Predicted 3D model of a 676-nucleotide part of an RNA (large-subunit ribosomal RNA, domain II) from Centruroides sculpturatus. The organism belongs to Centruroides, within Eukaryota. The RNAcentral record of the full RNA draws on SILVA. Its Rfam family is "Bacterial large subunit ribosomal RNA". Rfam links the family to the GO terms ribosome and structural constituent of ribosome.

[in-house]
Context: one part of a larger RNA
RNA sequence: ACCGGCGAGUUAUGUUAGCAUGCGAGGUUAAGUGGUAAAAAGCGGAGCCGUAGAGAAAUCGAGUCUGAAUAGGGCGAUUAGUAUGUUGGCAUAGACCCGAAACGAGGUGAUCUAACCAUGGGCAGGUUGAAGCAUGGGUAACUCCAUGUGGAGGACCGAACCAGAGUACGCUGAAAAGUGCUUGGAUGACCUGUGGUUAGCGGUGAAAUUCCAAUCGAACCUCGAUAUAGCUGGUUCUCCCCGAAAUAGCUUGAGGGCUAGCGUGUGGUGUUAAGUUACGGAGGUAGAGCACUGAAUGUGGGAUGGCCUCACCUAGAGGUACUGACCAUAAUCAAACUCCGAAUGCCGUAACGGAUUGCCAUGCAGUCGGACUAUGGAAGAUAAGUCCCGUAGUCGCGAGGGAAACAACCCAGAUCGUCAGCUAAGGUCCCUAAAUUGUGCUAAGUGAAAAAGGUGGUGAAGUUUCUCAAACAACUAGGAUGUUGGCUUAGAAGCAGCCAUCAUUUAAAGAGUGCGUAAUUGCUCACUAGUCAAGAAAUUUUGUGCCCAAAAUGUAACGGGACUAAGCACAAUACCGAAGCUACGGGUACCUACGGGUACGUUAGGGGAGCGUUCUAAUCUGCGCUGAAGUCAGACCGUGAGGACUGAUGGAGCGGUUAGAAGUGAGAAUGCCGGU
Numbered sequence: 001a002c003c004g005g006c007g008a009g010u011u012a013u014g015u016u017a018g019c020a021u022g023c024g025a026g027g028u029u030a031a032g033u034g035g036u037a038a039a040a041a042g043c044g045g046a047g048c049c050g051u052a053g054a055g056a057a058a059u060c061g062a063g064u065c066u067g068a069a070u071a072g073g074g075c076g077a078u079u080a081g082u083a084u085g086u087u088g089g090c091a092u093a094g095a096c097c098c099g100a101a102a103c104g105a106g107g108u109g110a111u112c113u114a115a116c117c118a119u120g121g122g123c124a125g126g127u128u129g130a131a132g133c134a135u136g137g138g139u140a141a142c143u144c145c146a147u148g149u150g151g152a153g154g155a156c157c158g159a160a161c162c163a164g165a166g167u168a169c170g171c172u173g174a175a176a177a178g179u180g181c182u183u184g185g186a187u188g189a190c191c192u193g194u195g196g197u198u199a200g201c202g203g204u205g206a207a208a209u210u211c212c213a214a215u216c217g218a219a220c221c222u223c224g225a226u227a228u229a230g231c232u233g234g235u236u237c238u239c240c241c242c243g244a245a246a247u248a249g250c251u252u253g254a255g256g257g258c259u260a261g262c263g264u265g266u267g268g269u270g271u272u273a274a275g276u277u278a279c280g281g282a283g284g285u286a287g288a289g290c291a292c293u294g295a296a297u298g299u300g301g302g303a304u305g306g307c308c309u310c311a312c313c314u315a316g317a318g319g320u321a322c323u324g325a326c327c328a329u330a331a332u333c334a335a336a337c338u339c340c341g342a343a344u345g346c347c348g349u350a351a352c353g354g355a356u357u358g359c360c361a362u363g364c365a366g367u368c369g370g371a372c373u374a375u376g377g378a379a380g381a382u383a384a385g386u387c388c389c390g391u392a393g394u395c396g397c398g399a400g401g402g403a404a405a406c407a408a409c410c411c412a413g414a415u416c417g418u419c420a421g422c423u424a425a426g427g428u429c430c431c432u433a434a435a436u437u438g439u440g441c442u443a444a445g446u447g448a449a450a451a452a453g454g455u456g457g458u459g460a461a462g463u464u465u466c467u468c469a470a471a472c473a474a475c476u477a478g479g480a481u482g483u484u485g486g487c488u489u490a491g492a493a494g495c496a497g498c499c500a501u502c503a504u505u506u507a508a509a510g511a512g513u514g515c516g517u518a519a520u521u522g523c524u525c526a527c528u529a530g531u532c533a534a535g536a537a538a539u540u541u542u543g544u545g546c547c548c549a550a551a552a553u554g555u556a557a558c559g560g561g562a563c564u565a566a567g568c569a570c571a572a573u574a575c576c577g578a579a580g581c582u583a584c585g586g587g588u589a590c591c592u593a594c595g596g597g598u599a600c601g602u603u604a605g606g607g608g609a610g611c612g613u614u615c616u617a618a619u620c621u622g623c624g625c626u627g628a629a630g631u632c633a634g635a636c637c638g639u640g641a642g643g644a645c646u647g648a649u650g651g652a653g654c655g656g657u658u659a660g661a662a663g664u665g666a667g668a669a670u671g672c673c674g675g676u
Stems, first nucleotide, its partner, number of pairs: 001676006011093013026049003032043002053060002063075004096234002099231001103224006114198009123188001125157003128153001132149006161185003165182005200216001202212002209218001237610006247260005261367002263364007275352007287340001288338002293334003297330005305322001306320005370395008379386001400411003415586004420582003426576003429561003435573001437571005447563001453547003457544010474531005480504003485499003510525001514523002587600005611665001613662006620656004630649005636643002
């Protein structure tokens, strides 16, 4: 891992609701007795529930309490119960099953290990050479010096022995702590044998919460004990009907509960519901506005105050690039501003609306972690696949088609069958079902990712000018004179700067558009003529492109191929396309004017109807050695759980019907046991 077996809402008592049955203003017995193989009947009326309530009570009573009250008000009165059984729920019990870490009690452990006690044992070999002593020297005598002797030491080196610092291997090991190499101690606070002592609210500890039998922040064993677990996991056959919630309030509450909300079953009520239309209401949002409250800018007027000057006996006069209430005017802003003010929504009335709508009572729930999308907002950074509200949808609990793939987007809600048809979204070159349709646009592979900004890319629509009396561009020629205008300046001559900007000759020519010079010179422009010949210039709006544009494994920003349409815009027709709709046939439920009609996705959950297993009962009914159960195979029946039949195998028991009772259904619980 697989296969097989085992494996989880039970039982008792009480209570509540439904259903069944009996009796009914009543219903019913309990213990006991009785009797039997075991029972049952019978007896047993104690007790319980109901038939009357109100009050704290005395008490009164269809009333009673409160009260001064014959007032008002509260609770009652106008009747159905009860016993047994059964089903759903609840309570008390282990109470659907498995699962703690822990807590308590009584015991068992120091054969491991810690410390201690008693009594024994062990330490190759080598090195160093303390004290003391001896001899000699030396001293007044000591101190002292030399040599020898001696053999001290938590002394040195190093086996046994003890330890375990480094490293490699081992890590389903040779081993539940080891092996190899290296390493530390090795006469000591040394190592060790045997016997003994200390015990869990404890011991022991050169102290690490270390050790106390492979277990230690409190050992192990048994018991309390099925501790408790608002937590995790698991919870076994089928079909049919309906079908949620992820919210509010409260909670030592927040991943749990209770009540309400939303679901379901039953009974009642009987048009009450949603929706639409009409009419009537309340309201202060969006918007807007500045009349209030505040914010905030310019201009004009302007009080008060300051400052300066004059005057100064007081009164004052004038000025001010200070202040700026207030007024006027123009233009603004506001969730906690409003002179105003919608659309929706909400409430009411009426009509339509006739559907398993609303409302009432009652049994049973589940839900209290929601998610995204669109939209109105708060928070945030007008960030988030962010967070918090409102409204709607979808997912959740929803399959099918589309979006390449893609819970929450678009289309659409799957009763079953069909090798029938029509459509939706979305599509129709190939992959791939269906158009190689029309008119324009795009040249960027834009399409098939992006901003400010830039763009004489290109299409469309305007507006205003000039133009055969010749425009625009190009080329040829002119572009002059007073004059170097005046001033300034070293110089200033169209062209550093300031002022003025006239006049003349002209086809035309600025007291000069730019370059240039030290200043002139020079080049050029405006302006004019000629040549040429038909459109030219400026500007506005708009369609569509281009630049801006760099990322990490590999094209990789169309699903791919590929495409110049098979891209984009507009228009039209046809077709494809789903579990939608239709057609034909079937099923179930409900309704029916019996012709028919309507409904049937589904998690939590509620309700209904069934299948199968084991056992029991029956004066029921069958099968079996001419082959029971079980096993294997098969094209049969049933919507399904399942049920037959035939053959083979097997070799002795097994069904059906109607009831009843349950150790009654397994794929999951890191389930338990066995097998392979």